A computed fold for an 87-nucleotide RNA, annotated as c-di-GMP-I riboswitch aptamer.

[in-house]
């Protein structure tokens, strides 16, 4: 320094779900749990894409429909940058 993740090994991460708090919502956090993760680390101002729908609009005519991110998501796609091994 480039592919590679078949095997051991030593570190790490944590999906659903149940609790704690925040929040309008999606989500985020706490503790437990572990479906999986060879990048399941970082980056939401490089892009796309994903969910909400406070708020503003509009439309209805008082029930309510639609639009709208400035609010989220990195365990979607993607950029960066790295451990271990084995070639």
């Nucleotide at each position: 320094c480039a592919a590679u993740g078949u095997u051991a090994a030593a570190a790490g991460c944590a999906a659903a779900g149940u609790u704690u708090g925040c929040g309008a919502a999606a989500g985020c956090u706490u503790a437990c749990g572990g479906c999986g993760c060879a990048a399941a680390a970082c980056u939401a101002u490089a892009g796309g894409g994903u969910c909400u729908g406070a708020u503003u609009c509009c439309u209805u005519a008082u029930g309510a429909g639609g639009a709208u991110a400035u609010g989220a998501c990195a365990g979607c796609c993607a950029g960066u940058u790295g451990c271990c091994a084995u070639u």